This is a predicted structure of a 75-nucleotide RNA (transfer RNA) from a Verrucomicrobiota bacterium. The coordinates come from a structure-prediction model, not an experiment, and the mean pLDDT is 83. It matches the Rfam family "tRNA". Rfam classes the family as a transfer RNA. The sequence is in RNAcentral, with records from ENA.
[in-house]
RNA sequence: CUGGGUGUAGCGCAGCCUGGCUAGCGCACUUGCAUGGGGUGCAAGGGGUCGGUGGUUCAAAUCCACUCACCCAGA
Numbered sequence: 001c002u003g004g005g006u007g008u009a010g011c012g013c014a015g016c017c018u019g020g021c022u023a024g025c026g027c028a029c030u031u032g033c034a035u036g037g038g039g040u041g042c043a044a045g046g047g048g049u050c051g052g053u054g055g056u057u058c059a060a061a062u063c064c065a066c067u068c069a070c071c072c073a074g075a
Base pairs, nucleotide, nucleotide: 001074002073003072004071005070006069007068010027011026012025013024020058029045030044031043032042033041034040051067052066053065054064055063
């Protein structure tokens, strides 16, 4: 330099191809109840605007362009 892949909540992921109920699951976290306490169980709750910028559209995590970080292959 060229091609490909990954990037979504504290951690691990789904959703993207086929745009549409202005984002969900597990673990973790907070509160309450049960227990003498811990563990554990049950109930409730908080947290992300989807790596960044711009574009297309009535509408973008999803499509397009550029760009950043990491990984793989080639030169």